[in-house]
A computed fold for a 1499-nucleotide RNA from an uncultured bacterium, annotated as small-subunit ribosomal RNA. Its Rfam family is "Bacterial small subunit ribosomal RNA". Rfam links the family to the GO terms structural constituent of ribosome and ribosome.
RNA sequence: AGGGUUUGAUCCUGGCUCAGAUUGAACGCUGGCGGCAUGCUUUACACAUGCAAGUCGAACGGUAACGCGGGCUUCGGCCUGGCGACGAGUGGCGGACGGGUGAGUAAUGCAUCGGAACGUAUCCAUUUGUGGGGGAUAGCCCGGCGAAAGCCGGAUUAAUACCGCAUAAGCUCUGAGGAGGAAAGCGGGGGACCUUCGGGCCUCGCGCUGAUGGAGCGGCUGAUGUCGGAUUAGCUUGUUGGUAGGGUAAAGGCCUACCAAGGCGACGAUCCGUAGCUGGUCUGAGAGGAUGAUCAGCCACACUGGAACUGAGACACGGUCCAGACUCCUACGGGAGGCAGCAGUGGGGAAUUUUGGACAAUGGGGGAAACCCUGAUCCAGCCAUGCCGCGUGCGGGAAGAAGGCCCUCGGGUUGUAAACCGCUUUCAGACGGAAAGAAAUAGCGCAAGUUAAUACCUUGUGUUGAUGACGGUACCGUCAGAAGAAGCACCGGCUAACUACGUGCCAGCAGCCGCGGUAAUACGUAGGGUGCGAGCGUUAAUCGGAAUUACUGGGCGUAAAGCGUGCGCAGGCGGUUCUCUAAGACAGGUGUGAAAUCCCCGGGCUUAACCUGGGAAUUGCGCUUGUGACUGGAGGACUAGAGUGUGGAAGAGGGGGAUGGAAUUCCUGGUGUAGCAGUGAAAUGCGUAGAUAUCAGGAGGAACACCGAUGGCGAAGGCAGUCCCCUGGGCCAACACUGACGCUCAUGCACGAAAGCUAGGGGAGCAAACAGGAUUAGAUACCCUGGUAGUCCUAGCUGUAAACGAUGGAUACUAGACGUAGGAACUGGAUUGACGGUUUCUGUGUCGUAGCUAACGCGUUAAGUAUCCCGCCUGGGGAGUACGGUCGCAAGACUAAAACUCAAAGGAAUUGACGGGACCCCGCACAAGCGGCGGAGCAUGCGGCUUAAUUCGAUGAUACCCGUAGAACCUUACCUGGACUUGACAUAUAGGGUCAAGCUAUAGAGAUAUAGUGUGCAUUAGCGCCCUAUACAGGUGGUGCAUGGCUGUCGUCAGCUCGUGUCGUGAGAUGUUGGGUUAAGUCCCGCAACGAGCGCAACCCCUGUCCUAUGUUGCCAGCAUUUAGUUGGGGACUCAUAGGAGACUGCCGGUGAUAAACCGGAGGAAGGUGGGGAUGACGUCAAGUCCUCAUGGCCCUUAUGGCCAGGGCUUCACACGUAAUACAAUGGUCGGUACAGAGGGUUGCCAACCCGCGAGGGGGAGCCAAUCCCAGAAAGCCGAUCGUAGUCCGGAUUGUAGUCUGCAACUCGACUGCAUGAAGUCGGAAUCGCUAGUAAUCGCGGAUCAGCAUGUCGCGGUGAAUACGUUCCCGGGCCUUGUACACACCGCCCGUCACACCAUGGGAGUGGGUUUUACCAGAAGUAGUUAGUCUAACCGCAAGGAAGACGAUUACCACGGUAGGAUUCAUGACUGGGGUGAAGUCGUAACAAGGUAGCCGUA
Repeated sequence: AGGGUUUGAUCCUGGCUCAGAUUGAACGCUGGCGGCAUGCUUUACACAUGCAAGUCGAACGGUAACGCGGGCUUCGGCCUGGCGACGAGUGGCGGACGGGUGAGUAAUGCAUCGGAACGUAUCCAUUUGUGGGGGAUAGCCCGGCGAAAGCCGGAUUAAUACCGCAUAAGCUCUGAGGAGGAAAGCGGGGGACCUUCGGGCCUCGCGCUGAUGGAGCGGCUGAUGUCGGAUUAGCUUGUUGGUAGGGUAAAGGCCUACCAAGGCGACGAUCCGUAGCUGGUCUGAGAGGAUGAUCAGCCACACUGGAACUGAGACACGGUCCAGACUCCUACGGGAGGCAGCAGUGGGGAAUUUUGGACAAUGGGGGAAACCCUGAUCCAGCCAUGCCGCGUGCGGGAAGAAGGCCCUCGGGUUGUAAACCGCUUUCAGACGGAAAGAAAUAGCGCAAGUUAAUACCUUGUGUUGAUGACGGUACCGUCAGAAGAAGCACCGGCUAACUACGUGCCAGCAGCCGCGGUAAUACGUAGGGUGCGAGCGUUAAUCGGAAUUACUGGGCGUAAAGCGUGCGCAGGCGGUUCUCUAAGACAGGUGUGAAAUCCCCGGGCUUAACCUGGGAAUUGCGCUUGUGACUGGAGGACUAGAGUGUGGAAGAGGGGGAUGGAAUUCCUGGUGUAGCAGUGAAAUGCGUAGAUAUCAGGAGGAACACCGAUGGCGAAGGCAGUCCCCUGGGCCAACACUGACGCUCAUGCACGAAAGCUAGGGGAGCAAACAGGAUUAGAUACCCUGGUAGUCCUAGCUGUAAACGAUGGAUACUAGACGUAGGAACUGGAUUGACGGUUUCUGUGUCGUAGCUAACGCGUUAAGUAUCCCGCCUGGGGAGUACGGUCGCAAGACUAAAACUCAAAGGAAUUGACGGGACCCCGCACAAGCGGCGGAGCAUGCGGCUUAAUUCGAUGAUACCCGUAGAACCUUACCUGGACUUGACAUAUAGGGUCAAGCUAUAGAGAUAUAGUGUGCAUUAGCGCCCUAUACAGGUGGUGCAUGGCUGUCGUCAGCUCGUGUCGUGAGAUGUUGGGUUAAGUCCCGCAACGAGCGCAACCCCUGUCCUAUGUUGCCAGCAUUUAGUUGGGGACUCAUAGGAGACUGCCGGUGAUAAACCGGAGGAAGGUGGGGAUGACGUCAAGUCCUCAUGGCCCUUAUGGCCAGGGCUUCACACGUAAUACAAUGGUCGGUACAGAGGGUUGCCAACCCGCGAGGGGGAGCCAAUCCCAGAAAGCCGAUCGUAGUCCGGAUUGUAGUCUGCAACUCGACUGCAUGAAGUCGGAAUCGCUAGUAAUCGCGGAUCAGCAUGUCGCGGUGAAUACGUUCCCGGGCCUUGUACACACCGCCCGUCACACCAUGGGAGUGGGUUUUACCAGAAGUAGUUAGUCUAACCGCAAGGAAGACGAUUACCACGGUAGGAUUCAUGACUGGGGUGAAGUCGUAACAAGGUAGCCGUA
């Protein structure tokens, strides 16, 4: 510090997600030791049991228990407060601290800094006093009630308990005279003196009383800060203030009475929700964000609610009273209780420990002290909960062992790892030693103080002895022995780390992207590896990354985002200059900012964590001194901002009134006759009752052609005939005046297209709705004919638009060029004027520099550079929706969520692909023609059906006479049945055997079995062959979506790329585009490109002309010869075989740009690639083929292998493709007759001749082929016949007789003769081929092959028609345009309906919570009132009084009750929309001109 993820790729925007750190954690797997910390985050749920606050006998009366002493004793015991001590009790102090928890609380709290009107037990300092009396009461004893808790009565008693009296202040009150007004004693020691022998007295200590001051603590109060919601906007009646009084420790509406009507609030009152606050903690570079466990400060609470008492202090956790809920005891009458103290239990929960030890230390309470108490605390225990440290060994050791895993079978890896050798012993274990934490107090000396005193006491010092829970712990030593000690997660990318097997969209994984459908580095396991390590992962949570709420530090033309526009209060900001001020600001000083924490420097535990000393820091707040630049404030001045006046010119600016012509429609009349209108084509409609057309006249409403513009005006919406009236704003020019009067603007106010609404008018045209006609599968649409609201006017409402420049307003600055509108100045034109030029101000456009921008683009009219103010945005969907509120007559508008869901949604640009986009061009693509297919029967292939099997593959073009160049057996892969198991075939090893083969016979369907016969080479061994065993063979089994090779297709289309350079952030572009031209990216020219490669072309083959050479089996002109090139002869010709020549736009003319090239011509056998073939760029279709072959995985192995017989591949309701044959006279039949080319032939072709009607048979010459044979070419030509008919057409089908091949023609061959003589009379929609020696037509040959050809591959014969042309169909190429497509239009995608699930709104209601208003009620308590009852102290001789208590009552008030409201949660028949869900239905709305351009508002 970044990374992954939107795309085919790119840049950007933007969300989601990861890597880091952290935790009071939990869960899973695992687990050696120690140190230091932490440990109910949930039910402030309920609690058994024990402990957590007592102490003082030196305050008191005393003596229940224990011990000592004493006395008595019948030895059982009894008595005795005398002593140590002390239960219960009176009294004092403390139980207000310490400990726990976080429910409540948004301020009665907390933090920081201040303030004045207060209190304070104990403590400190100073000071006063401590005199003298009284009456009770617990305890104890007696009696009574009760189950108990407890209570009542009587008698008796003490005090530092209680009450008077005295005295008293610097205390309190005051009317300033005065009045009020306290106390307590206890203990130690003691020389004189006194004594009732108790003591007095003196002294010391402690205590008590009053007062003053202090320390610390506490109460009160001000300012500032302190969460979210405005879908909470108004709240408040003791409320705000005053006066008087009360009350309190104290100010105060704290309380009461009266008076006034205030107080708070957009700087967020009130209400609702949530929450203890802080130091700090976590994170972060910081600013921030989150948090508030442990430790520390404050607050609040103590079963829930209320209340007071006592006290210095409480409205009191381990106190009291009352009410309520709950639990327990009970004799049913009544009682008891409060773990949010420490342990512990139940419950809840994912989850949190021992019913431990000790007061040794630190601290607290009491005490004079010793001491006692202390679940505070210190320790121990449990838990890897966290942090830190240590260990599980170290060194050597290659035969690179075995085993595992992988493998290309060679090896690699685990791996120096192990074994083995040597060494060490931390930790754990055993044994032994052994701390610090402990010093005070106390005892004994000394000194000082006090004192009459050397007692006592206090202080200091010296010395002595004691005190340890932890714990025989830390630590140290010795012993033995590598001995007792490693796991967890991950390994597709992010992200370090890969292979095998299993699985087969299953099981599963997953943080995001995404893996898994038979070769998964992503699932599971194993081997290996990587990371961390006594831990490792997962989950949850916080911050970070996230500049993704942006103060630091973001944005708003198109990505989310500028309010539709203006005016304007508050608010924010504000020109030049002078003086003053000092609020802000800045600087210095000072107080505070608790400690701990963090940081720095040291110190202590072996180190670290941890502990500890010092410093820094604590960015803050207060006080104070200063400065005067800047901002603010006050005063004065200025004119550059702003405004006013004067003078001009422009304008669809606004409102009102008047008026005009053209056109549409309607009405009247005339002329006139059959149509008009409308459309892609039609129809509905109008018209013989006279339309349309045309002429004249009239009515009425709405809108204003030309001018007119990229023009003008207005804030925007918007504004257009002409004239008049009223009126707003802007611009220009020159001067004068005011003197900052300015800019922006939340809330507010006003304006605001169209549609819509209300009321009343108006209504020509147009026209939602509606009707009809078309179109269509449908057509609630597009098109047509009609047509109502509406459109127009008046008055009012609505308040929205893609209200757009998708660009808020103001100001300043920053290159230009070219237009255009309105002014002004100068100038040319001699002058005026039209007109022109230059400069300048204002407006409005186009291009463009710098700069900006993701790019597109913007660019003085900024989207540049800056300042000020306002509005708005924060992923997509849900949703501009629901609920609530405001507005509206309604429609609806404004404000505006959440649950849930996705990993994207989006912007700009790029390359393709596509378009029922545009341009150019090509092709038998169309057109023009010729012939077919589709109809018939037949052949053949495919589908389907059938079957035991009908083997398998090929399926639009690019499958379907295709693989198959030929299924009766074989082929053959399929089926049935019969047999084989190292196998029909290969190699190797080991052992064994002999001949194997072959022949014969028998059985069998055969394979095979049995019997007989049987020596191949070599003869030594052996080769060969056979048998047995083991490795292995074998597979037309699967996967062509694992592959090689080969092939089809686009397409013989003209394209496809690269290097360097340049441009662009980039994908990419350029080159390859453009102007011409070509069959061609062919060539030329131009050009930020210059070159190059694969393709094109050429080179190759055949063919067309000529030449040369050579002539046998070929040829024959001339010469002989013959039936015959038969023979002699010849090489001239044909032909054959070789080698050459020839054609290159080379020549001429024209066009073109002087080019490339094109057109025409000459010559030539051939002319512009002459014709044909071979040749197939980068790539596309996961195209085809595992059944040609090869091959990786997988599968079978007495079978999915191999053998045999028979069957099947030949089925047959049907559908499709491809051919052959026809339907006839351009023909059929019969007779005669002519002319090819290219091939094949020894298991072969087979002549002559004979036989047969024929297929064929016999025969055997010739030929291994320019020699012989197949082999008669056919159409053609000549002649005859048929006469338009189901025929003398057509030949299917069937019968019968045969021939041939072959072991064998039944299933299932071909052919022949005779007989039979079906459909079919030219073929619907649709569709195929072909541009010249082509189509059409005619025959011939080959391969395969025993036989089988309408198929296929070749060959020649005869031999056309047409092409205007490129509008249209199909395919293709270049350029351009749009795109929401990229699996690329066979794309993408929308909505209803149906089904499942999810969350949510409404809903008659129902059930809770919270809160509020009114009323009822009123426990305990306090205050007031009261004389019903009672009473020791004081007064009084007494009666009685004062005072108090109980009771009663009034006020306040908790719980409770009744009724109404607000709010919130849950639930609810039914219902609304929403979301999600591989393959449901209906259509096709959007994306291309998406087939009616799309979109926005409205009905």